Source information: The prediction has a mean pLDDT of 76. Predicted 3D model of a 313-nucleotide RNA (Archaeal signal recognition particle RNA) from a Methanomicrobia archaeon. It matches the Rfam family "Archaeal signal recognition particle RNA". On this family, see Wild et al., Curr Opin Struct Biol 2002: "Towards the structure of the mammalian signal recognition particle". Rfam links the family to the GO terms signal recognition particle, plasma membrane targeting and SRP-dependent cotranslational protein targeting to membrane, signal sequence recognition.
RNA sequence: AUACUGACUAGGCCGGGAGGCUAGGCGUCUCCUGUAUCCUGAAAUCGUCUAGAGGCUGGGGCCGAAGCUCGGAGAGCGGCAGAUGAAUCUAGUGUGGAGAGCUGCCCACGCCAGUGACGCUCUGUCUCUCUUGAUCGGCAUCGAAAGUGUUCCUUCUGUAGGGAAGGAACUUCUUUCCUAACUUCCAAAUCCCGUGAGGUCCGGAAGGGAACAGCGGUAGGGAGAAUGUUCGAUGCUUGAGAGGUCACAGGGCCGAGAACGGGACAGUUUUGAAGCUCUGGAGGGAUCUGUCCAUCUCUGGGCGUGUCAUUGA
Numbered sequence: 001a002u003a004c005u006g007a008c009u010a011g012g013c014c015g016g017g018a019g020g021c022u023a024g025g026c027g028u029c030u031c032c033u034g035u036a037u038c039c040u041g042a043a044a045u046c047g048u049c050u051a052g053a054g055g056c057u058g059g060g061g062c063c064g065a066a067g068c069u070c071g072g073a074g075a076g077c078g079g080c081a082g083a084u085g086a087a088u089c090u091a092g093u094g095u096g097g098a099g100a101g102c103u104g105c106c107c108a109c110g111c112c113a114g115u116g117a118c119g120c121u122c123u124g125u126c127u128c129u130c131u132u133g134a135u136c137g138g139c140a141u142c143g144a145a146a147g148u149g150u151u152c153c154u155u156c157u158g159u160a161g162g163g164a165a166g167g168a169a170c171u172u173c174u175u176u177c178c179u180a181a182c183u184u185c186c187a188a189a190u191c192c193c194g195u196g197a198g199g200u201c202c203g204g205a206a207g208g209g210a211a212c213a214g215c216g217g218u219a220g221g222g223a224g225a226a227u228g229u230u231c232g233a234u235g236c237u238u239g240a241g242a243g244g245u246c247a248c249a250g251g252g253c254c255g256a257g258a259a260c261g262g263g264a265c266a267g268u269u270u271u272g273a274a275g276c277u278c279u280g281g282a283g284g285g286a287u288c289u290g291u292c293c294a295u296c297u298c299u300g301g302g303c304g305u306g307u308c309a310u311u312g313a
Base pairs, nucleotide, nucleotide: 002312003311005309006308007307008306011063012062013061014060015033016032017031018030019029023050024049025048026047027046038059039058041056067303068302069301070300071299072298073297074296075295078292079291080290081289082288083287084286088282089281090280091279092278094276095275099270100269101268102267103266104265106263107262109261110260112257119253120252121251122250123249124248125247126243127242128241129240130239133236134234135233136232137231138230139228140227141226143177144176145175146174147173149170150169151168152167153166154165155164156163157162182224183223184222185221186220192217193216194215195214200209201208202207
């Protein structure tokens, strides 16, 4: 002096650009672009700086004398500025005549028509008043008098049961009056009437008393039929009179077309659509030019390439 290895120091890297903001730079904002490749905090009446402006604040990682930096040429995403200016929208000028309604006329059209069109006429269906019924339902079919009988009370009487008279109330039985009668079933477990086997009571007996069941009835309840100078209702109905008749049905006269739908043409009213032409405005696809430029390719210059130790020795 040089090289390898190791340890260090200065240092470097951990994106860049455009627009906007600002007197100006950077950041926060928007956008573009690159990479294997950091993080925390605050920041638009803002943060931080002043041409040495290419952020501030607080940390971290990697490389390490590694590299950093200034230019030139080319390609080039994207931003900005300018020029041309398509589609489309819109205002107006001119042109254009679609569509709808009504009327008239026409039809080798549809439908109907000698099993009778159009037209005329009568009747019914409808409404009102009166009237005859039918059906159904509601209501009514009571009550009174006399006699008889029953119950209760009073009096008299008989050695028992009992008998006699009078009064009151009731009375389903009989008769009569009344338009006011009938059939059938259940019927009094809330104390109705008659009759009443057996049993029971009085009695020597005859006979008599109370009376259960049963039977016959009444009050009461259910059903039915009938009747009524009785009261109502109705998917019903007889007859008469008056009215109405858009529509439907039927009868009579007449004897060939009539209404509607569809279509053609003409007239009229209304609306004035689409399309086309010209002028103006908005609009901005796309292209071109200039400029800045992420990124990429090639290339030149400047600064730096340092310290220590071991080893080659």